Model confidence (mean pLDDT): 82 of 100. A computed fold for a 73-nucleotide RNA from Lactococcus sp., annotated as transfer RNA. The RNAcentral record of the sequence draws on ENA. The same sequence occurs in records of 2 taxa. Its Rfam family is "tRNA".
RNA sequence: GCCGAUUUUGCUCAGUUGGUAGAGCAGCUCACUCGUAACGAGCAGGUCGCAGGUUCGAUUCCUACAAUCGGCA
Repeated sequence: GCCGAUUUUGCUCAGUUGGUAGAGCAGCUCACUCGUAACGAGCAGGUCGCAGGUUCGAUUCCUACAAUCGGCA
């Protein structure tokens, strides 16, 4: 330099062939216990990497860029 994959809550990951996003763990509160942990109930936390384009509508489709990983030279 070229090609490919990935980017979603603090972490690990889903997600709908376009209709304003879920799970587990972690966190907080409550309950339980003599107390702690575990178990149980609830709550909060996300402009879906960034910028454009298409569309009535984009996490999803297209383009460029960035980061990480891999391959080729």